[in-house]
RNA sequence: CGAGUAAGCCAGACGGCCGCGCAGGCGAGGCCUGUGAGGAAAGUCCGAGCUCCACAGGGCAGGGAUAGCGGGUAACGCCCGCCGAAGGCGACUUCAGGACAAGUGCAACAGAGAUAGACCGCCCGCAUUUUGCGGGUAAGGGUGGAAAGGUAGGGUAAGAGCCUACCGGCCCGCCGGGAGACCGGUGGGUCCUGUAAACUCUAUCCGGAGCAACACCGACUUAGAGGUUAAGCCGGCCCGGCGUCUCUAGACAGGUGGCUUGAGCCGAGGGGGCAACCCCCGGCCCAGAUAGAUGGCUGUCGAAUACAGAACUCGGCUUACAGACUUGCUCGUAUA
Repeated sequence: CGAGUAAGCCAGACGGCCGCGCAGGCGAGGCCUGUGAGGAAAGUCCGAGCUCCACAGGGCAGGGAUAGCGGGUAACGCCCGCCGAAGGCGACUUCAGGACAAGUGCAACAGAGAUAGACCGCCCGCAUUUUGCGGGUAAGGGUGGAAAGGUAGGGUAAGAGCCUACCGGCCCGCCGGGAGACCGGUGGGUCCUGUAAACUCUAUCCGGAGCAACACCGACUUAGAGGUUAAGCCGGCCCGGCGUCUCUAGACAGGUGGCUUGAGCCGAGGGGGCAACCCCCGGCCCAGAUAGAUGGCUGUCGAAUACAGAACUCGGCUUACAGACUUGCUCGUAUA
């Protein structure tokens, strides 16, 4: 320098003028000061807080989620480290990573045959003797992603884990290492198709709804109770009714709380840990609206343009994203 790989970071900056929300102050129909979106505010997919509803305890059935080991965390299906498998020359990446030796199912097309089979071939027998019939054979050919694990020897009419040795798998042990997944070795058994993102089985976990939750106040209206002190209507009087006044109930309009100090943020401060993360120290307060503010114009910097707009809060994941920037590592080439 080229190609690549992993991780991180920014998301215009600094001014001027005008405008808006919120908080505080004041000499208050205004003025001043402070402050005002994101890395994803998004999808609402997981895990929690908070609120209401439901719920004695235990078991079974059904439904859903998760699935190597260890650690982190309030918790998680998240994160970190490791193991195993697969891919890559490598840095590194991906995993749908429990069980097919409980049972059941499936394996399209091709192929004779997909757990079973005889199309060609090989071998034996019989008949015709250029061929046919019957039997044996999965070693050879062909099909296929996959055809009774591979190689060698024995064996046989030809063959075959039929037998033996070695190698690979699986099952049952033993020895050594490791915290563990697992790794290395060794003995015996079995001669062994694949598939659980097929049913299923095993283990663990799981009540529902969501801030338009929910709590409080509550005009009007409605319902009930009481009063008749003053006035009214039902043609004069009484009762009764309407009305009126007071109280109560319910809770529609509306209002207040919930609402932002919290598993909070920042530090080229210290310590522990490979890391995720944890502990200590110092500093900070950083939107809280309810028809919903966060905007417009303009000057300078080469340009200012991506995805996108809070609505109860927090930890993750996923998805979208113009243009840059930083660091570690790998491979190649050249030079020293």

The RNA shown here (Bacterial RNase P class A) has 336 nucleotides and comes from Oscillospiraceae bacterium OttesenSCG-928-F05.
Its mean pLDDT, the model's own confidence on a scale to 100, is 77.
The RNAcentral record of the sequence draws on ENA.
Its Rfam family is "Bacterial RNase P class A". Rfam classes the family as a ribozyme. Rfam links the family to the GO terms tRNA processing, ribonuclease P activity and dimeric ribonuclease P complex.
The source organism's lineage runs through Bacteria, Bacillati, Clostridia, Eubacteriales and Oscillospiraceae.
The gene name in the source record is rnpB.